[in-house]
RNA sequence: UGGGGAAUCGUCUAAUGGCAGGACAGAAGCCUUUGAAGCUUUUAAUUGGGGUUCGAAUCCCUGUUCCCCAG
Numbered sequence: 001u002g003g004g005g006a007a008u009c010g011u012c013u014a015a016u017g018g019c020a021g022g023a024c025a026g027a028a029g030c031c032u033u034u035g036a037a038g039c040u041u042u043u044a045a046u047u048g049g050g051g052u053u054c055g056a057a058u059c060c061c062u063g064u065u066c067c068c069c070a071g
Stems, first nucleotide, its partner, number of pairs: 001070007010024004018054001026042005047063005
């Protein structure tokens, strides 16, 4: 420099263009002599900008960061 790929709760991971979900972690409660375990409830996210669309995590353009391949 060229080509390809990735970016979603604190972490990991889903989501035919149609309510952004699950697990772990956190918080509260129940249970327990206490703790652990268990149960219930709950907080929390789409990499930035623009466009298409009734509707975008998803499609298009562009930027950033990271990974792989070639030179």